[in-house]
Context: one part of a larger RNA
Molecule: small-subunit ribosomal RNA, central domain
Organism: uncultured prokaryote
RNA sequence: UUAGGUUUAAAGGGUGUGUAGGCGGAAGAAUAAGUCAGUGGUCAAAUCCUACAGCUUAACUGUAGAACUGCCAUUGAAACUGUUUUUCUUGAGUAUAGUUGAGGUUGGCGGAAUGUGUUGUGUAGCGGUGAAAUGCUUAGAUAUGCUAUAGAACACCGAUCGCGAAGGCAGCUCACUAAGCUGUAACUGACGCUCAGGCACGAAAGCGUGGGGAGCAAACAGGAUUAGAUACCCUGGUAGUCCACGCCGUAAACGAUGAUUACUCGAUGUUGGCAAUACACCGUCAGCGUCCAAGCGAAAGCGUUAAGUAAUCCACCUGGGGAGUACGCUCGCAAGAGUGAAACUC
Numbered sequence: 001u002u003a004g005g006u007u008u009a010a011a012g013g014g015u016g017u018g019u020a021g022g023c024g025g026a027a028g029a030a031u032a033a034g035u036c037a038g039u040g041g042u043c044a045a046a047u048c049c050u051a052c053a054g055c056u057u058a059a060c061u062g063u064a065g066a067a068c069u070g071c072c073a074u075u076g077a078a079a080c081u082g083u084u085u086u087u088c089u090u091g092a093g094u095a096u097a098g099u100u101g102a103g104g105u106u107g108g109c110g111g112a113a114u115g116u117g118u119u120g121u122g123u124a125g126c127g128g129u130g131a132a133a134u135g136c137u138u139a140g141a142u143a144u145g146c147u148a149u150a151g152a153a154c155a156c157c158g159a160u161c162g163c164g165a166a167g168g169c170a171g172c173u174c175a176c177u178a179a180g181c182u183g184u185a186a187c188u189g190a191c192g193c194u195c196a197g198g199c200a201c202g203a204a205a206g207c208g209u210g211g212g213g214a215g216c217a218a219a220c221a222g223g224a225u226u227a228g229a230u231a232c233c234c235u236g237g238u239a240g241u242c243c244a245c246g247c248c249g250u251a252a253a254c255g256a257u258g259a260u261u262a263c264u265c266g267a268u269g270u271u272g273g274c275a276a277u278a279c280a281c282c283g284u285c286a287g288c289g290u291c292c293a294a295g296c297g298a299a300a301g302c303g304u305u306a307a308g309u310a311a312u313c314c315a316c317c318u319g320g321g322g323a324g325u326a327c328g329c330u331c332g333c334a335a336g337a338g339u340g341a342a343a344c345u346c
Stems, first nucleotide, its partner, number of pairs: 004317003007300002012314001014201004021194003025088007033081002035077008049065006091191001092188003095184006103177003107173003110154001114150004119145003125136002162169002206247006215241002220236004258313006266291009295302002319346003328339004
């Protein structure tokens, strides 16, 4: 490179947006760049192929033919692709009327629980465990009542639910803001799909500066357990967890399944619309689940939310280890991230 692949064997980029590029709906007209056909020129010789001939044969050699699949010029064809132009509405978008939700940002408010402070009652234990001990407590603890205060998280509702591109999102509420879906079919008229680089977002942990610090809790200390116990269990406890701003850019970032479009039996539950309404439970659109036909698959399984049948574009894979390492480069305050080998070995 070809071919084959990417749920679980190696392999889908964490997600979006979008440039170049690639690909692209229906009808008519023109053109003739690609495409197809004819003709002419050129395509050195040798080689290759075919026929015949020469060395006893063969290799080898000679003669003739064919071929040299290419390029150039010219004459035509016009289905397809391209280009130009005129239209179309089904793809896409807009408008308008409804509607949905833990979608996002900012401010305010609330109750339960927990810790702590003052104070009242009250007295000898509390706490903890498999059992204990460390720990707290007559300077009055634990328990219980009133009250004050602090920070963080929002029981029930709650779900096989919902929303978001992904990460993710849950007390109530004001404001701002994004999106989906449905109905109408009014408007634009292919404006579309995908996307190397680029840009933006991106859990947790970690980093910088300044706050905050109730509970929890790496590190650390002590008590146990044990042969030992740098652990599991217990008592404490600092970073951190929280807020603002700025970095980091990684995860089993998972559906281990890229995006878009079309097609291919059904059953059942459910969310949000529309339509129809009483003697009905049926329809339709968009989601979220379960079970299955065909088909696919090595099987497990997938099965209109495909891993089926096809098309377009991107990303990635090519035996195990060495190794996601070394070196170089880029990014970063650092931690490190991205890119990413080889020798050698089986």